[in-house]
Molecule: Bacterial RNase P class A
Organism: Acidimicrobiia bacterium
RNA sequence: CGAGCCGGCCGGGCGGCCGCGUGCCGGGCCGCGAGGCACCGGUCCGAGGAACGUCCGGACUCCACAGGGCACGGUGCUGGGUAACACCCAGUCGGGGCGACCCGCAGGACAGUGCAACAGAGAGCAGACCGCCGAUGGCACCGUGAGGUGCACAGGCAAGGGUGAAACGGUGCGGUAAGAGCGCACCAGCACCCGGGGCGACCCGGGUGGCUCUGCAAACCCCACCGGGAGCAAGGCCGAACAGGGGAAGGGUUGCCCGCCCGCCGAUCCCCGGGUAGGCCGCACGAGCCGCCGGGCAACCGGCGGCCGAGAGGGAUGGCCGCCACGGACGGGUGCUCACCCGCCCGUACAGAAUCCGGCGUACAGGCCGACUCGCUGC
Numbered sequence: 001c002g003a004g005c006c007g008g009c010c011g012g013g014c015g016g017c018c019g020c021g022u023g024c025c026g027g028g029c030c031g032c033g034a035g036g037c038a039c040c041g042g043u044c045c046g047a048g049g050a051a052c053g054u055c056c057g058g059a060c061u062c063c064a065c066a067g068g069g070c071a072c073g074g075u076g077c078u079g080g081g082u083a084a085c086a087c088c089c090a091g092u093c094g095g096g097g098c099g100a101c102c103c104g105c106a107g108g109a110c111a112g113u114g115c116a117a118c119a120g121a122g123a124g125c126a127g128a129c130c131g132c133c134g135a136u137g138g139c140a141c142c143g144u145g146a147g148g149u150g151c152a153c154a155g156g157c158a159a160g161g162g163u164g165a166a167a168c169g170g171u172g173c174g175g176u177a178a179g180a181g182c183g184c185a186c187c188a189g190c191a192c193c194c195g196g197g198g199c200g201a202c203c204c205g206g207g208u209g210g211c212u213c214u215g216c217a218a219a220c221c222c223c224a225c226c227g228g229g230a231g232c233a234a235g236g237c238c239g240a241a242c243a244g245g246g247g248a249a250g251g252g253u254u255g256c257c258c259g260c261c262c263g264c265c266g267a268u269c270c271c272c273g274g275g276u277a278g279g280c281c282g283c284a285c286g287a288g289c290c291g292c293c294g295g296g297c298a299a300c301c302g303g304c305g306g307c308c309g310a311g312a313g314g315g316a317u318g319g320c321c322g323c324c325a326c327g328g329a330c331g332g333g334u335g336c337u338c339a340c341c342c343g344c345c346c347g348u349a350c351a352g353a354a355u356c357c358g359g360c361g362u363a364c365a366g367g368c369c370g371a372c373u374c375g376c377u378g379c
Stems, first nucleotide, its partner, number of pairs: 001375004006370005012324007020046002023043005028037003048350001052361002055359005060231004067258004072227005077091005092106001093104004107222002112220002114216003129161002131157003138151005169187006188212001190209008235281004244272004250262003288307008325348004330343005
């Protein structure tokens, strides 16, 4: 200098004028009062890193059982973090990459069922297409004879070739009629045993052995752990208005069973019909934010100090002007090949709270900072 990989940050700034919204203070107006108002002035504050998706986890609220079981759903290596999680951190194993790093569909295929198209002889205790061998016996030929050669059959083989994503271990030697883990040596894998390291997943080493029994569970499934249901339109308080009638012994917030509770003199529930849709609370002090110190590889935890940062309710923060900054196109100038200056024009992303948090996923014009890896060059 170039290329890559990982992490963090900003998301225009300043000034002026006019204009919005809640809260608070003061005033004005109405009202006997309690109190009210769409009026005036001042003042604090006023969208996000994703407010988006609604994919997870919760807080909170309500339902008298949430207790037990079935069904159903979720997670799926180990340890740690957290209120919790499918999240985060650190590892192990597997895969990709020269590497920094990235990805993971990560328990079980010997509980059972199922699938592996086509091709191929054969896809689970399989298999003979091309091939290799083929004795005794049979046929033919040669030979005085012993015997030899050729052909075909019964039969033997899965080592060579081919098919395929995948073929029932690999290389070598021996052995054989030809072959084959048939035997042996060295590997790989599997099972069992022993030793060492680690909290653990697992890793390292040694021994024995059948010689070797595929893959898919993000196929059904088995195993382990977790899960009551609804959701702020939850749920409370106040005010106003109306019109009740019938059925029925059952009803109780996914479904079923048990248990439990309420009810069976008429509630809940079911059907028909009527009224209301107003106001207030919930509503922001939080698993909160910032700084420092300590512990921890880290995620994170603890201590001390400081701060209070929208709370709307048809739903607020916008417009104009000037300057500056950043980026881009064009033109010109200087120095000399890459920087600087001037002029002019254009642009500044994704996107908007609605109960609130912790995550994940997705979108983002332009720009800044840091660590590491690889390559080239120079010292």